[in-house]
The prediction has a mean pLDDT of 83. The RNA shown here (small-subunit ribosomal RNA) has 1589 nucleotides and comes from a marine sediment metagenome. The RNAcentral record of the sequence draws on MGnify. It matches the Rfam family "Bacterial small subunit ribosomal RNA".
RNA sequence: CUGGAGAGUUUGAUCCUGGCUCAGAAUAAACGCUGGUGGCGUGCCUUAUACAUGCAAGUCGAGCGGAAGUCAGUCGAAGAGAAGAAUACAGAAGGUAGUUUCUACCAACUGUCUAUUCUCUUCUACUGACUUUAGCGGCGAACGGGUGAGUAACACGUGGAUAACCUACCCUUGAGAUUGGGAUAACAUUUCGAAAGGAAUGCUAAUACCAAAUAAUGCUACAAGGCACAAGUCUUGUAGCCAAAGAUAGACUUAUGUCUUUCGCUCAAGGAUGGGUCCGCGUCCCAUUAGCUAGUUGGUAGGGUAAAAGCCUACCAAGGCGAAGAUGGGUAGCCGGCCUGAGAGGGUGUACGGCCACACUGGGACUGAGAUACGGCCCAGACUCCUACGGGAGGCAGCAGUAGGGAAUAUUCCGCAAUGGGCGAAAGCCUGACGGAGCGACGCCACGUGGACGAUGAAGGCCUUCGGGUUGUAAAGUCCUGUCAGGAGGGACGAGGGUCAAUCUUAAGAUUGACUGACGGUACCUCCAGAGGAAGCUCCGGCCAACUACGUGCCAGCAGCCGCGGUAAUACGUAGGGAGCGAGCGUUAUUCGGAUUUACUGGGCGUAAAGCGUGCGUAGGCGGUUAUAUAAGUCAAAGGUGAAAUCCUUACUCUCAAAGUAAGAACUGCCUUUGAUACUAUAUAACUAGAGAGCAAAAGGGGGGAAUGGAACUCUGGGAGUAGCGGUGAAAUGCGUAGAUAUCCAGAGGAACGCCAGUAGCGAAGGCGGUUCCCUAGUUUGCCUCUGACGCUCAAGCACGAAAGCUAGGGGAGCGAUCGGGAUUAGAGACCCCGGUAGUCCUAGCUGUAAACGAUGAGUACUAAGUGUAGGGGGAGCAUUACCCUCUGUGCUGAAGCUAACGCGUUAAGUACUCCGCCUGGGGAGUACGGCCGCAAGGCUGAAACUCAAAGGAAUUGACGGGGGGCUGAACAAGCAGUGGAGCACGUGGUUCAAUUCGACGCAAAGCGAAGAACCUUACCAGGGCUUGACAUGCUAGUAGUAGCGAUCCGAAAGGUGAGCGAUCUGGAGCUUAUGCUUCAGAAGCUAGCACAGGUGGUGCAUGGCUGUCGUCAGCUCGUGCCGUGAGGUGUCGGGUUAAGUCCCUCAACGAGCGCAACCCUUGUCCUUAGUUGCCAGCGGGUAAAGCCGGGUACUCUAAGGAGACUGCCGCCUUAAAGCGGAGGAAGGUGGGGAUGACGUCAAGUCAUCACGCCCCUUAUGUCCUGGGCUACACACGUCCUACAAUGGCUAGAACAAAGAGAAGCAAAGGAGCGAUCCUGAGCAAAUCUCCAAAUCUAGCCCCAGUUCGGAUUGUAGGCUGCAAUUCGCCUACAUGAAGGAGGAAUUGCUAGUAAUCGUGGAUCAGCAGGCCACGGUGAAUACGUUCUCAGCCCUUGUACACACCGCCCGUCACACCACCCGAGUCGAGUGUACCCGAAAAUACUAAAAUUACCUGUAAAGGGAAAAAGUAUUUAAGGUAUGCUUGGUAAGGGGGAUGAAGUCGUAACAAGGCAGCCGUACCGGAAGGUGUGGCUGGAUCACCUCCUU
Repeated sequence: CUGGAGAGUUUGAUCCUGGCUCAGAAUAAACGCUGGUGGCGUGCCUUAUACAUGCAAGUCGAGCGGAAGUCAGUCGAAGAGAAGAAUACAGAAGGUAGUUUCUACCAACUGUCUAUUCUCUUCUACUGACUUUAGCGGCGAACGGGUGAGUAACACGUGGAUAACCUACCCUUGAGAUUGGGAUAACAUUUCGAAAGGAAUGCUAAUACCAAAUAAUGCUACAAGGCACAAGUCUUGUAGCCAAAGAUAGACUUAUGUCUUUCGCUCAAGGAUGGGUCCGCGUCCCAUUAGCUAGUUGGUAGGGUAAAAGCCUACCAAGGCGAAGAUGGGUAGCCGGCCUGAGAGGGUGUACGGCCACACUGGGACUGAGAUACGGCCCAGACUCCUACGGGAGGCAGCAGUAGGGAAUAUUCCGCAAUGGGCGAAAGCCUGACGGAGCGACGCCACGUGGACGAUGAAGGCCUUCGGGUUGUAAAGUCCUGUCAGGAGGGACGAGGGUCAAUCUUAAGAUUGACUGACGGUACCUCCAGAGGAAGCUCCGGCCAACUACGUGCCAGCAGCCGCGGUAAUACGUAGGGAGCGAGCGUUAUUCGGAUUUACUGGGCGUAAAGCGUGCGUAGGCGGUUAUAUAAGUCAAAGGUGAAAUCCUUACUCUCAAAGUAAGAACUGCCUUUGAUACUAUAUAACUAGAGAGCAAAAGGGGGGAAUGGAACUCUGGGAGUAGCGGUGAAAUGCGUAGAUAUCCAGAGGAACGCCAGUAGCGAAGGCGGUUCCCUAGUUUGCCUCUGACGCUCAAGCACGAAAGCUAGGGGAGCGAUCGGGAUUAGAGACCCCGGUAGUCCUAGCUGUAAACGAUGAGUACUAAGUGUAGGGGGAGCAUUACCCUCUGUGCUGAAGCUAACGCGUUAAGUACUCCGCCUGGGGAGUACGGCCGCAAGGCUGAAACUCAAAGGAAUUGACGGGGGGCUGAACAAGCAGUGGAGCACGUGGUUCAAUUCGACGCAAAGCGAAGAACCUUACCAGGGCUUGACAUGCUAGUAGUAGCGAUCCGAAAGGUGAGCGAUCUGGAGCUUAUGCUUCAGAAGCUAGCACAGGUGGUGCAUGGCUGUCGUCAGCUCGUGCCGUGAGGUGUCGGGUUAAGUCCCUCAACGAGCGCAACCCUUGUCCUUAGUUGCCAGCGGGUAAAGCCGGGUACUCUAAGGAGACUGCCGCCUUAAAGCGGAGGAAGGUGGGGAUGACGUCAAGUCAUCACGCCCCUUAUGUCCUGGGCUACACACGUCCUACAAUGGCUAGAACAAAGAGAAGCAAAGGAGCGAUCCUGAGCAAAUCUCCAAAUCUAGCCCCAGUUCGGAUUGUAGGCUGCAAUUCGCCUACAUGAAGGAGGAAUUGCUAGUAAUCGUGGAUCAGCAGGCCACGGUGAAUACGUUCUCAGCCCUUGUACACACCGCCCGUCACACCACCCGAGUCGAGUGUACCCGAAAAUACUAAAAUUACCUGUAAAGGGAAAAAGUAUUUAAGGUAUGCUUGGUAAGGGGGAUGAAGUCGUAACAAGGCAGCCGUACCGGAAGGUGUGGCUGGAUCACCUCCUU
């Protein structure tokens, strides 16, 4: 250091290999069903598609001139109003005078006008203050926000470099801010345009712009010196060059204002921040992308940039990159992180954070500190919009929102209160950043839907063995609680900030007060009421927790894998119940895990997938002993970095949690410095054990060339010779009278080398074989002389490389693909035979593959033995043989160990190291496409779609084999008698029919169920009836003229009708002497109704029971032990023996069970007991005869019990078992026969014997009746019978059984009839009576023929049974007299009292037997033997079979469907090359018109930067031509995969019926066949060699 689980599925079963699938976690998810609350997160993964509308970047008036507004002031103007002196005018109390009237004068006062003053309003101008701001100007707009198209790149990550650089705003420091100038927008006027937008003229300001002054630690140039690896840097000196702007406030002054503060400005240095550039390392797939590159690589000079640089240009050189993957293609934003995982890893890059890239597509620059600029500009293109058609406008990958796309992703919300940003001195303004709310179970977390008590275990549901169980304390009911939601009231934190005011203060600032919240009346708190408003989803065959019923019936459907469903589905659908999770639950998709199934941790390659055919060898990898040095790898320490967030730990805050805050740890990495030196490395110096060389020996089918030899073969010639030869399973084609074959002699030719010859030799492998010579390579041994690690392994490369094949030229005897012919065969494109071309051989080239195999790469070291063999050496030995030691090869057996097992085992498949090659489920496929090689054939390299859940290895048990060995059997053989041919009978199929009822189908159905169909049986058909029924039980109601009997009529009957007659039993009560009568209740019956009956209807593939069969074969198993990982084996095998797994011996087995045998029955001998109905020896009686009678129980017999036989005895042989022979015995080796049938097989047979589950019918599929049918008849099969005759037939006569049966019976005797039979009937319920023999024997006839054989068929007449004999019985007599003359292929039974033959009885049954079962009489033949056929058993072997050979399985063809390849073409996309055209823009050059500031000049004028336009270069888009890559589509063509029972064959698995397979060539409908070489991954037999015992 806290961390690691498996399961299902290949098989009959097992182990292994190996794939597929599942359980887990997760998600930016979606879909289905369902849905109460809250918190925190999160939300276009698709079309970087197109976008309506609104908003998302402005701000500064304390830079400037204006403008507008308000206020104030001033001047002016106009208007209104008020006041208004004097004067004037008018009036006038009053006064005075006059005359009272009246007049005069004075006159308070009043009115009017006015100067004037004031006020108000409007306007103009000016000033000031405040507010607003189009323009000039400043700053910002390069941030913030979005998206991931592009990008495989210094884009990103990490660590460095910049002595090769920049940096607005900010901070620090130093110095400064002087003197001048001319413009320009705004504005005004005119004018063009639909608009957008301009044009001309005129005016004006600045912190806009320009000139001059001043200036160094700035810049440039030069010089000197220091430092530095360096193109540099530092210092010093000299020369030259470069700057600026003001504004607000306050105070003081009245001025051309001054001073102070704050903000701003200029130059320089430094810092901070942010960037630019460069470099090391890391960073996906494809090699079916292997070569790429001309500014390309470097240099010199120049240009250019903030800055290094081919960044650009000219010239020079010819370089640069690449197997450690260049170039090209595909895919992709990268990272912190996230998911998963024990980890190592694998996957991923949504949200948050860092970087990059992009902003409709492409190009370009301008401005600026910063952009090649998302909401800027120019150009080109596509698209959209406006238009007056002339021309213009636009860019949501900002926030909302819309359309479209899609399985799928939200509001055209609130607010700048907080955080942050821009501008500003500030207030403040702006801010879809952000803070919040809304919508969505999209995710995580939390809470609730109530709690306690409550049994009559309610009702209902479901199941049921009908008893009950379960739902289930669940409900109801009683008592409580009050979260959430609902109602009411209170009510935040977030504001510790900011602003304003006041006070204090030199200032900075401090104190006090007031104001400021989108969320939000939200969180939270309190109160109210009441269980009230709040549970679903999936699953229940195994994996995998959870089971029943009904429906359905290979249908409907399910399914993740295995797989369910064909009438009893825990697997489909529904219900009840249950299990799991729970506001969710399932499904789908994707990722990791499990998967050690890419194996670094942590796999393999003999046979499962996998060792290149073999060697040489480059790069690379690895490398012997000793010493020294270095310190690259390695190890240690320290420093730097490893952003934050995340993860982890701790603490804290939201009531908890999710979430958040803080601290720590961690970030396994990289860099720098220092140190250590064992190992690796590097360098140096040595060594000899590896390797090589030298000398001396040795063996060899090692290779190449040349020469030469004999045997055999064929051909040619000759001799001699005659009818065949040859070939095969058998034949034929073929050859031969034109003289073959066989034989002799001679000659020619080509190819191959017998014996020796051997798991012997040599070689790297392929391979190499007569003999001799020449050339040549390798190996081994000995000596230990020399070199001194020189070694090992080896991608790429090179060379060799069987056979077949190819090219050219030779050669050609034999053999022999193709081909021709003959056979075989259903066919025979084969196997067999006869011919025979290419080829096989040589020379020169090519090809480059094989089961090129030890299915085993090379090298080194280590690890028991034994025994052969080949070549050396040594020891010892007199010696050449024998012995011991040792080296190198080559075999076998085996310890340990390894292996899934088989097996390997010093020649490893053991233990280790080094290097190379190769594998990752089966098929598709070693195929397609591409590339390389080849003359071609083809080789090397080498996929995918699609499809399956397996494919495979080894071993086990069976089964099977046209494998082997052994054994047995009426299995063959040896025999006898048959069947198959005929006729008939019976059964079956088929056909027919209204029906011909049903079942049984190789052996193991077919004279079977059926031991007996005229009706009945009977189940079938037609017709006629009945409906609680022909039969059973129960319930309800009714029932005295009721039950029952039943005339008449209809009818074929059943049945219908129903006059009339007409009841019973038990108990209680009453009446009555009794008998008896009445009444009530019950029983029985009947009627009506309800439950139900009934079914020979279905399913024998739902079953029980019973049965057949292998087979009366000898087998089948178990316990314990032992062996094996295991299935399993052993026992049970082996050697003998037996009828036998019977017994004996041996033995890792020892015992046991079911079978065998025995026990049982019968028969064969004897004994005992018993003695009638049996028997009759002796005795008596008696008859024609007779156990007939007395009597007896001896014998026979009967039927009970015993005895007897056991290989017990003898002999031989043997270890034993046993066997053979013999004796005795009635019987001898189980005496004969029977019963008895192991574990199991055949889904064998039976639902129609019976029983029974489920299903079906219920006035009918039930039931009754009449008639018919089961008996049909072209035909086929099976089993019998009778025959074909003389071992016979016929006639007559004579004799002898056993076992059974008998009362609705057997029936004697007698009588009738030719006879069947009839009449009568003794006896007998039986050892008593009856049924009751034939073949045989004796005598005679027949005389070999369709007969005196044979008896079918038919006619007539009868008999019997029975209601009934027509369909449809049996028998008799007479007549008739078929076929048949011994039975093809084939096939059956039988081994002794058997076959054969002869009759007898019985069951069934009224009657009906040729069948069946049983009985006795007469009574044979043959068996050498196990080669073959069949069947069975045991052992062994092979196997691709396990439903087990009636198995499995291959290919063509036909049909359907799917994906792919080729394809005349065609339509795109990308990209290269050459050329054309060339916008905007940049640079360079030229430069019109008109020229401001500046300079010269007195002036006129000149110069002048700049500049329209043009030219040149670069260049986007576009175009032309031609390539390359890639995608879509396509007539047609090709193979492949899949599909339920299609067609043709049968290639493979067994010796698979010709052993198979590999390479190659040719051929063929197809599997395939043949030639040639190879392999064993071939069975069987024999031999050789070797090994073990």